[in-house]
RNA sequence: GGAGUCGGCCGGAUGGUCGCUGCGUCUUCGACGUGGAGGAAAGUCCGGGCUCCACAGGGCAGGGUGCCAGGUAACGCCUGGGCGGCGUGAGCCGACGGAAAGUGCCACAGAAAAUACACCGCCGAUGGCCCCGUGCGGGGCACAGGUAAGGGUGAAAAGGUGCGGUAAGAGCGCACCGCGCGGGUGGCAACAUGCCGCGGCACGGUAAACCCCACCCGGAGCAAGACCAAAUAGGGGGGCGUACGUGUGGCCCGCACGGCUCCCGGGUAGGUCGCUUGAGGUGUGCGGUGACGCACAUCCCAGAGGAAUGAUCGUCCCCGACAGAACCCGGCUUACAGGCCGGCUCCCCAC
Numbered sequence: 001g002g003a004g005u006c007g008g009c010c011g012g013a014u015g016g017u018c019g020c021u022g023c024g025u026c027u028u029c030g031a032c033g034u035g036g037a038g039g040a041a042a043g044u045c046c047g048g049g050c051u052c053c054a055c056a057g058g059g060c061a062g063g064g065u066g067c068c069a070g071g072u073a074a075c076g077c078c079u080g081g082g083c084g085g086c087g088u089g090a091g092c093c094g095a096c097g098g099a100a101a102g103u104g105c106c107a108c109a110g111a112a113a114a115u116a117c118a119c120c121g122c123c124g125a126u127g128g129c130c131c132c133g134u135g136c137g138g139g140g141c142a143c144a145g146g147u148a149a150g151g152g153u154g155a156a157a158a159g160g161u162g163c164g165g166u167a168a169g170a171g172c173g174c175a176c177c178g179c180g181c182g183g184g185u186g187g188c189a190a191c192a193u194g195c196c197g198c199g200g201c202a203c204g205g206u207a208a209a210c211c212c213c214a215c216c217c218g219g220a221g222c223a224a225g226a227c228c229a230a231a232u233a234g235g236g237g238g239g240c241g242u243a244c245g246u247g248u249g250g251c252c253c254g255c256a257c258g259g260c261u262c263c264c265g266g267g268u269a270g271g272u273c274g275c276u277u278g279a280g281g282u283g284u285g286c287g288g289u290g291a292c293g294c295a296c297a298u299c300c301c302a303g304a305g306g307a308a309u310g311a312u313c314g315u316c317c318c319c320g321a322c323a324g325a326a327c328c329c330g331g332c333u334u335a336c337a338g339g340c341c342g343g344c345u346c347c348c349c350a351c
Base pairs, nucleotide, nucleotide: 001347002346003345004344005343006342007341008340009339010338012316013315014314015313016312017311018310020036021035022034023033024032025031026030038322042333043332045331046330047329048328049327050221051220052219053218057253058252059251060250062217063216064215065214066213067081068080069079070078071077082096083094084093085092086091097212098211102210103209104206105205106204119151120150121147122146123145128141129140130139131138132137159177160176161175162174163173164172178201179199180198181197182196183195184193185192186191225273226272227271228270235264236263237262238261239260240259244258245257246256247255280299281298282297283296284295285294286293287292
């Protein structure tokens, strides 16, 4: 100097005039003071707080997660570690329990794709046939049969290399490696281990296939729900009714209650609350590798109600991206013009 990777931050500012809105005060047509959209407010994907069913138990089905240890209110999130994969590396990714419980699937090619019929090969006699030979014997052919070491096909074909053995071969036997089981050592654990022993050894892959295993899970949702006021027709008809019915996903048991439910018709849709002080922010110290926790101090930081921050003039400038709260919070995912800061890695050059 260049390239990369990880983390953090900003994402318009300022002055004047008029306008909108929450709260507070006042002499309440209004005036004054003070506050007023995000890092994702987005997606509605997870987890909760809160409200109601409701004083609500157990099971089945169903759903979710899936290495270990921690953090957290909790999680499918975050942190650290293990294993596997990608990368020279810093780093990044993982749908990461089980294939010896069972079932299914593995196109085409290939003999054959999982108790795996042998295409090309190799061997092939005591029996049969033929040839040579006085005989012993030798050679050849075909068959019954043996074989899976060599070759071929394929992503993958009965573990690999070597030696022995055999008619020819084969873990058939042996050595080493691999694999399985059991131990030792280190680690809380996942796991690691040129450590020790036993075994010729189950015949591959796939569970984001069915399945098995472990752990977790009531439901509905601020249009939840509470209160006030007003109006109407306390209307009409049907079904079930304790051997029944109703009770916030389905089914069963239990428990509670005694009414429940369907159709037609009529009235109201107004107001107040819920509504913002929080698992809150910031600073400092301590503990911890870290996520985070504890202590002290300090701050109040939007609550609309068809939906509030807009218009105009001037200046600066990064020339303005993605984009607007609707009960609240913790995450994840997606989008983002331009700019700033820091750690680490690699390459080149000079000293």
Predicted 3D model of a 351-nucleotide RNA (Bacterial RNase P class A) from Arhodomonas aquaeolei DSM 8974. Its Rfam family is "Bacterial RNase P class A". Rfam classes the family as a ribozyme. The prediction has a mean pLDDT of 78.